[in-house]
Context: one part of a larger RNA
RNA sequence: CUGGGCGUAAAGCGUCUGUAGGUGGUUUGUUAAGUCUGUUGUUAAAAACUGAAGCUCAACUUCAGGGGUGCGGCAGAAACUGGCAAACUUGAGUGUGGUAGGGGUAGGAGGAAUUUCUAGUGUAGCGGUGAAAUGCGUAGAUAUUAGGAAGAACACCAUUAGCGAAGGCGUCCUACUGGGCCAUAACUGACACUCAGAGACGAAAGCUAGGGGAGCAAACGGGAUUAGAUACCCCGGUAGUCCUAGCCGUAAACGAUGGAUACUAGGUGUCGCGGGUUUACCUGCGGUGUCGUAGCUAACGCGUUAAGUAUCCCGCCUGGGAAGUACGCACGCAAGUGUGAAACUC
Numbered sequence: 001c002u003g004g005g006c007g008u009a010a011a012g013c014g015u016c017u018g019u020a021g022g023u024g025g026u027u028u029g030u031u032a033a034g035u036c037u038g039u040u041g042u043u044a045a046a047a048a049c050u051g052a053a054g055c056u057c058a059a060c061u062u063c064a065g066g067g068g069u070g071c072g073g074c075a076g077a078a079a080c081u082g083g084c085a086a087a088c089u090u091g092a093g094u095g096u097g098g099u100a101g102g103g104g105u106a107g108g109a110g111g112a113a114u115u116u117c118u119a120g121u122g123u124a125g126c127g128g129u130g131a132a133a134u135g136c137g138u139a140g141a142u143a144u145u146a147g148g149a150a151g152a153a154c155a156c157c158a159u160u161a162g163c164g165a166a167g168g169c170g171u172c173c174u175a176c177u178g179g180g181c182c183a184u185a186a187c188u189g190a191c192a193c194u195c196a197g198a199g200a201c202g203a204a205a206g207c208u209a210g211g212g213g214a215g216c217a218a219a220c221g222g223g224a225u226u227a228g229a230u231a232c233c234c235c236g237g238u239a240g241u242c243c244u245a246g247c248c249g250u251a252a253a254c255g256a257u258g259g260a261u262a263c264u265a266g267g268u269g270u271c272g273c274g275g276g277u278u279u280a281c282c283u284g285c286g287g288u289g290u291c292g293u294a295g296c297u298a299a300c301g302c303g304u305u306a307a308g309u310a311u312c313c314c315g316c317c318u319g320g321g322a323a324g325u326a327c328g329c330a331c332g333c334a335a336g337u338g339u340g341a342a343a344c345u346c
Stems, first nucleotide, its partner, number of pairs: 003318004007300002012314001014201004021194003025088007033081002035077008049065006091191001092188003095184005103177007110154001114150008125136002162169002206247006215241002220236004258313006266291011295302002319346003328339004
């Protein structure tokens, strides 16, 4: 607990869709709920405030007076907010014409490499390391040639490049499919923004069932190193990694920066689409970088892609530890996840 904050000090939900709610463009008329003005009733007494008086003073007591705020009645104002009615086109959406893209899903195809199998050539080593050893090899390895098989990943292009809400997405082709951007200004006429709850998506690991299994590789076995070595190094190697269906729902899910709108110097690079005298130069819109003005910041830094200036909506924080623990509840097959304290202590 009024307030101040959330890039790095505590603090932006992982991301999106969207209900209630909150907020809301321009014009006219009307209404009078909010708002404002006047008046009136009430707001007990005591107390408080002002001026007196009484106890010798004061405290105290008594008397008089004046307000304040809230609520109600009546009368009025109509700028703003709201309601109602009508209209508008700049916000938003639709249409039309273009366009870039590793956006998604499914199917098919390809080459290099690796491992392995078969056969040939060939002979004593190979492999590995700081050095070695375990290991493989005369039952013919390594090397090399030809052929076959399998699974996984797609070198170069490749990029401060692109696309996607985020997670993420990279060989090529085809089919289906989502979104964006530019131009135009034909249509609708505020249809918008945000979003508690809710729903959907969500890397890796992990789980269930069925496949698959080349390479890599938790666990595990062995060799070294070492005082020891449950490690780092080496030789092996199973889950897993891959596919299909389902679950899990978390990450330094990061720009450690919620979304929307408007405004506030520029320079320079790059991607997409336009316009103008079209190789060059000028210019418009939308992305993506970098430097930097004003301003901001504790500083670092940010700086039209804001952490500047404002408005709206949501989420979150409130000393460290105990603790993201306990308990309860919900979800999950489980692992666990979500929500989430206190005693005590400094």